[in-house]
RNA sequence: UACUUAUCCAGAAAGGCAGAGGGUACUGGCCCUGCGAAGCCUUAGCAACCUAUUCCGCCACCGGCGGAAAAAAGGUGCUAAUUCCGGCCUCCGGCAACGGGGGAAAGAUAAGUU
Numbered sequence: 001u002a003c004u005u006a007u008c009c010a011g012a013a014a015g016g017c018a019g020a021g022g023g024u025a026c027u028g029g030c031c032c033u034g035c036g037a038a039g040c041c042u043u044a045g046c047a048a049c050c051u052a053u054u055c056c057g058c059c060a061c062c063g064g065c066g067g068a069a070a071a072a073a074g075g076u077g078c079u080a081a082u083u084c085c086g087g088c089c090u091c092c093g094g095c096a097a098c099g100g101g102g103g104a105a106a107g108a109u110a111a112g113u114u
C1' cells in the first nucleotide's frame, strides 16, 4: 500500500501547552468552537477486537475451529450529537414537497494476509 473477515442507534473527561478551526476527501444541511477548535502531553475513564483464564461442542487429534462465562494483567482502540443526518439503489405512504424502512458506497476500529 492493497485484500479478507467482524463490528459500528450502547458506553466513557478533567487538567496543561497551543491559538482557529473542527465534525469523513467532496457536496447539501445541521451542529461544536475565543466561556478556547485542531494538534501534542499528563491523569482518569469506557469498551471487550486480539493475547492470557475457565467451561461446553465439533473435527478425529495432542493441535485446530466454533460457542459461552468472568475479569481487566498485556497489545490496540475510543471518551459531543447513530459513522451527527443526507447524496446512490430499492420498498412503503403521499398529488407533491417530503416522511419512514432496508441495502449499497465511502469511512473508522480490530484481527489476519500481502
Base pairs, nucleotide, nucleotide: 002113003112004111005110006109007108008107013043014042015041016040017039021032022031023030026087027086028085029084044079045078046077049075050074051073053069054068055067056066057065058064059063083106088103089102090101091100092099093098
Predicted 3D model of a 114-nucleotide RNA (SAM riboswitch aptamer (S box leader)) from Chitinophaga cymbidii. NCBI's taxonomy places the organism under Bacteria, Bacteroidota, Chitinophagales, Chitinophagaceae, Chitinophaga. The sequence was found by an Rfam model in a public genome assembly. Of the family's consensus pairs, 94% are formed in the model.